[in-house]
């Protein structure tokens, strides 16, 4: 010197546990703002994440009960809690699978 190759931060998928909405937040689009991370070491973007704001679109509920309140002579209605079943491009853990240094230098490991 050369070819190969590990490994971040993150994103995604799939299974499982707690939740949280269903009184509509969240998610997911579009802006602007400020942050913060980005293989081991250094640089680092027009790429990545988070926060906070603004817009613009936009949903799925059902059943049930030795429960509670208000009404009612009462059946009974209305309201709260509760509890299963949905649902929502839901949130966090865990597993475990795939992607995967934007890019530049230098490193590691193998052929050796």
């Nucleotide at each position: 010197a050369u070819c190969a190759g590990a490994g971040u931060a993150g994103g995604c998928g799939u299974a499982u546990g707690c939740g949280c909405g269903u009184a509509a937040a969240g998610u997911g689009c579009g802006g602007a703002a400020c942050g913060a991370a980005c293989g081991g070491g250094g640089a680092g973007u027009u790429g990545u994440c988070g926060u906070u704001c603004c817009g613009a679109c936009g949903a799925a509920a059902a059943g049930c009960c030795g429960u509670c309140c208000g009404u009612a002579u009462g059946a009974g209605c209305g309201g709260a809690g509760g509890c299963u079943u949905g649902c929502g491009g839901u949130g966090c853990g865990u597993a475990u699978g795939c992607c995967g240094c934007a890019u530049c230098c230098c490193g590691c490991u193998g052929a050796a």
This is a predicted structure of a 112-nucleotide RNA (THF (Tetrahydrofolate) riboswitch aptamer). The model forms 83% of the base pairs in the Rfam consensus. It was read from a public genome assembly, where an Rfam model found it.